[in-house]
Source information
Lysine riboswitch aptamer from Asaccharospora irregularis DSM 2635, 171 nucleotides, folded computationally. Lineage of the source: Bacteria > Bacillati > Bacillota > Clostridia > Asaccharospora irregularis. It matches the Rfam family "Lysine riboswitch aptamer". About the family: Riboswitches are metabolite binding domains within certain messenger RNAs that serve as precision sensors for their corresponding targets. The sequence is in RNAcentral, with records from Rfam. The coordinates come from a structure-prediction model, not an experiment, and the mean pLDDT is 78.

RNA sequence: ACCUAGGGUAGAGGUGCUAUAAUUAAUAGUAUCCAAUAGUAGCUGGCAAGCUUUGAUCAUUGGUGAAAGGAAUUGUAGCCGAAGAAAAUAUUUCCUGCAAGAAUAUCUUCUGGGGUUACACAUAAUAUGUGUAAUACUGUCGCUUUUUUUGAGUGGUGAGCUACAAGGUUU
Numbered sequence: 001a002c003c004u005a006g007g008g009u010a011g012a013g014g015u016g017c018u019a020u021a022a023u024u025a026a027u028a029g030u031a032u033c034c035a036a037u038a039g040u041a042g043c044u045g046g047c048a049a050g051c052u053u054u055g056a057u058c059a060u061u062g063g064u065g066a067a068a069g070g071a072a073u074u075g076u077a078g079c080c081g082a083a084g085a086a087a088a089u090a091u092u093u094c095c096u097g098c099a100a101g102a103a104u105a106u107c108u109u110c111u112g113g114g115g116u117u118a119c120a121c122a123u124a125a126u127a128u129g130u131g132u133a134a135u136a137c138u139g140u141c142g143c144u145u146u147u148u149u150u151g152a153g154u155g156g157u158g159a160g161c162u163a164c165a166a167g168g169u170u171u
Stems, first nucleotide, its partner, number of pairs: 001169004008164004014080001016079009033063005042051002046098003083111004088106006112138002115135008139157007
């Protein structure tokens, strides 16, 4: 120096990632349910089906009155392809049923990381999340240059980068 090796052990990036618990705001005086008045044939759904003249839907008044998902703060835990997303397959869940949706697993593809802006989707939402694109910042490696020995320019990106160890080959 090379191989074993996309191996093993230990680490770094920072408004770093994920899960979970408590509290809080908003959702909302909304949905639902009950009563009264008025009114008179439709109402709901993606589809099948269902509700309704025993008066529905809608409207007014009075009473009752949520939740899920998402969010902020604090704590705890696990971590650095942390994690996220998309397609396909399988199972489970939801539903009156099918579909759609949701969760988990496998496999393939993309993304180094967070931010800002625009668009799209989700959502009660202008909060927030995800995706795409642009933009500067940042970590890391290569190349060129520079010396203020760390500044500049440029190109890539995680199967990467840094450190250590064992075995083998060659010098």